Context: one part of a larger RNA
Molecule: large-subunit ribosomal RNA, domain VI
Organism: Candidatus Microgenomatia bacterium
RNA sequence: CGUGGGAUUUUUGAGGGAGUUUGUCUCCAGUACGAGAGGACCGAGAUGAGCCAUUCCCUGGUGUGCCAGUUGUUGUCGUCAGACGCAUUGCUGGGUAGCCACAAUGGUAUUGGAUAAUCGCUGAAUGCAUCUAAGCGAGAAGCCAUUCCCGAGAUGAGAAAUCCAUGUCCCGUAGCAAUACGGGAUGAAAGAACCGUAGUAGACCACUACGUAGAUAGGCAGAAGCUGUAAGCAUCGUAAGAUGUUUAGGUUAUCUGUACUAAUGUUCAAAGAGUAA
Numbered sequence: 001c002g003u004g005g006g007a008u009u010u011u012u013g014a015g016g017g018a019g020u021u022u023g024u025c026u027c028c029a030g031u032a033c034g035a036g037a038g039g040a041c042c043g044a045g046a047u048g049a050g051c052c053a054u055u056c057c058c059u060g061g062u063g064u065g066c067c068a069g070u071u072g073u074u075g076u077c078g079u080c081a082g083a084c085g086c087a088u089u090g091c092u093g094g095g096u097a098g099c100c101a102c103a104a105u106g107g108u109a110u111u112g113g114a115u116a117a118u119c120g121c122u123g124a125a126u127g128c129a130u131c132u133a134a135g136c137g138a139g140a141a142g143c144c145a146u147u148c149c150c151g152a153g154a155u156g157a158g159a160a161a162u163c164c165a166u167g168u169c170c171c172g173u174a175g176c177a178a179u180a181c182g183g184g185a186u187g188a189a190a191g192a193a194c195c196g197u198a199g200u201a202g203a204c205c206a207c208u209a210c211g212u213a214g215a216u217a218g219g220c221a222g223a224a225g226c227u228g229u230a231a232g233c234a235u236c237g238u239a240a241g242a243u244g245u246u247u248a249g250g251u252u253a254u255c256u257g258u259a260c261u262a263a264u265g266u267u268c269a270a271a272g273a274g275u276a277a
Base pairs, nucleotide, nucleotide: 001153005164006163007162008161009160010159011158015150016149017148018147021049022048023047024046025045026044027043033038050108051107052106053105054104055103059101060100061099062098066094067093068092069091070090071087072086073085075084076083077082111145112144113143118138119137120136121135167186168185169184170183171182172181173180174179191268192267193266194265195211196210197209198208199207216262217261218260219258220257221256222255223254225251226250227249232245233244234243235242236241
């Protein structure tokens, strides 16, 4: 830009793409077969590997703005104490959310159709024979569907549901008037965009949630989870330290609640092409 008014949502499926893998074991059956040794087809079931997808409940990893321990320090808070800074995040032990695999779950199924090689039925040319010449069947991990994904720019531009508008004023013409036609002005719907608060999204864009009729983010409160018993004081000990107050104190991304802070504001968006009544 188109899809002959403007929109929102849900779809049909022309067409395109993805996937299709495989081992072992058990039963059938120590059966058929075979002198024996050995040892099946067909069919049924179980359990894995590989690959793919999804997920974070479990297990585990990470977790440089969480907690604790600890070494050095001519540094800082005047000193002690208590903290902080620096030393690879100083080092070490744990660890929420998120992300992840070594973890969890599922799929890789089934059925139908037309066939290949091949195997057949009937059957002449050629009184026989012959799967083929006419005619009719069986038959593969392959092909076409069945499964999953995209998909109406499929210009052949599809379908359905729902929403909105076709107003007001002035002038001219006609008319007693209602009103009709023509011209001008004005307001402006559904909806959309910019902008803002953000993340289930993300390189950017896009997408998604929300914008006071509001829990979108921050703050605050509570909780979960994590860490592991803070500081101060008291008691005991010469002291290092121990015990009590104290399952304390601290706490990022998680959950719930709460308008305290910030979501201010702005713009765009019809009067319809034709035909018929």